Molecule: RNase P RNA; transfer RNA
Organism: Acidimicrobiia bacterium
RNA sequence: UGAGUCGGCCAGGCGGCCGCGUACGGGCUCGACCCGUCCGAGGAACGUCCGGACUCCACAGGGCAGAGUGCUGGGUAACGCCCAGUCGGGGCGACUCGCAGGAAAGUGCCACAGAGAACAGACCGCCGAUGGCGAUCUCAAUGAGGUCGCACAGGUAAGGGUGAAACGGUGCGGUAAGAGCGCACCAGCGUUCGGGGCGACUCGAAUGGCUCGGCAAACCCCACUCGGAGCAAGGCCAAGCAGGAAGUGAGCUGCCCGUUCAACACUUCCGGGUAGGCCGCUCGAGCCGGCAGGCAACUGCCGGCCCAGAUGGAUGGCCGCCCCCGCGCCGCGAGGCGCGGCGACAGAAUCCGGCGUAUCGGCCGACUCACCAC
RNA sequence: GCCCCGGUAGCCCAACUGGUAGAGGCAGUCGGCUUAAAACCGAUCCAGUGCGGGUUCGAGCCCCGCCCGGGGUA
Numbered sequence: 001u002g003a004g005u006c007g008g009c010c011a012g013g014c015g016g017c018c019g020c021g022u023a024c025g026g027g028c029u030c031g032a033c034c035c036g037u038c039c040g041a042g043g044a045a046c047g048u049c050c051g052g053a054c055u056c057c058a059c060a061g062g063g064c065a066g067a068g069u070g071c072u073g074g075g076u077a078a079c080g081c082c083c084a085g086u087c088g089g090g091g092c093g094a095c096u097c098g099c100a101g102g103a104a105a106g107u108g109c110c111a112c113a114g115a116g117a118a119c120a121g122a123c124c125g126c127c128g129a130u131g132g133c134g135a136u137c138u139c140a141a142u143g144a145g146g147u148c149g150c151a152c153a154g155g156u157a158a159g160g161g162u163g164a165a166a167c168g169g170u171g172c173g174g175u176a177a178g179a180g181c182g183c184a185c186c187a188g189c190g191u192u193c194g195g196g197g198c199g200a201c202u203c204g205a206a207u208g209g210c211u212c213g214g215c216a217a218a219c220c221c222c223a224c225u226c227g228g229a230g231c232a233a234g235g236c237c238a239a240g241c242a243g244g245a246a247g248u249g250a251g252c253u254g255c256c257c258g259u260u261c262a263a264c265a266c267u268u269c270c271g272g273g274u275a276g277g278c279c280g281c282u283c284g285a286g287c288c289g290g291c292a293g294g295c296a297a298c299u300g301c302c303g304g305c306c307c308a309g310a311u312g313g314a315u316g317g318c319c320g321c322c323c324c325c326g327c328g329c330c331g332c333g334a335g336g337c338g339c340g341g342c343g344a345c346a347g348a349a350u351c352c353g354g355c356g357u358a359u360c361g362g363c364c365g366a367c368u369c370a371c372c373a374c
Numbered sequence: 375g376c377c378c379c380g381g382u383a384g385c386c387c388a389a390c391u392g393g394u395a396g397a398g399g400c401a402g403u404c405g406g407c408u409u410a411a412a413a414c415c416g417a418u419c420c421a422g423u424g425c426g427g428g429u430u431c432g433a434g435c436c437c438c439g440c441c442c443g444g445g446g447u448a
Stems, first nucleotide, its partner, number of pairs: 001370010012322007020040002023037005028031001042345001046356002049354005054230004061257004066226005071085005086100001087098004101221002106219002108215003123160002125156003130153002132150008168186006187211001189208008234279004243270006249261004286305008323343001324341007375447007384400003393431001402418005424440005
């Protein structure tokens, strides 16, 4: 200098005028009023994909069914999240990706091609030892033996070929031809022992049979977790109305048990009424700073701070200067002038922790590779 | 807020337990029939399954994340 990998941060700034919402203070003509002060969207407020707090159902019981998670250790209120590691894949590397338990429990599937697709198989090829058939030779001759041929039985799985996948690889021996058939080395698996690690796992040695295909994001098995509903939860006040029919246990959201409550009960359907207010509601697993522990996620202690609560739903508009971007002109150049864009995604609704997705532009830090110069 | 379903050709809709990647109807085009047209007959054209990724030898189908559409309920 170029290419790249991670991590963190910002989300236009300042001023003026007008406007909106909550809270607090004040005013009067007491109202849906006026004045003043404070505060007033986000990193994702979004999607609603997980996990919790909170509330109610009985503080939540047993079993089955069902659902979810799935390497190890840790963090956390909890998680399917995060951190650190292990193993495997990718990259020269920084680094990154992984729903990563079990296929020597059981069942199932593996199309087409191919001889054969899971207790494998024989198309071409090789052989034809052994048996058979034929030719021929020898002999002590209705038999025995030798040599050659055929490729009928049979043997074989080295080579060819098919496939995503063909039942270890290389070499030597061996054989009729061959083959873990035997041996040496290598790869893989199991068992045992030893070293390291909390563990996943890893390193080394011995030994065994020679090798036991893939799919569980197929059923399933194993281990662990899970009661249900959701702030329209739930509670209080006010207003209004008209009851009727059917059913019999009902609640614990599928089933069984168990248990609680109950006839002034509960469920369903038809009909009638209301379309108001208050609480829950925002101070919280809170934010900022420092110190300490920890590789880290995170945790503890101390100090400081208060930071939206609307309910047809506030958080906006205009102007000026600066910033950014685009275009044009001037200038050798640094730059200057003018015009335009008004400048990403988006936007609270019970509240938190995550994940995922969207996003103009910019800043900072750490690291890697290549080339050049010293 | 909670829950469920769907997305395949211009339109409607199949595709079984994953197996040559896709059947059919309507519409379109061409030809035949007809004086001409409709109907009818024959032929033909049109898709890579909403998007991205993964599992698998192989994905419309299984898994994950998004996008779009529809429905139920208080």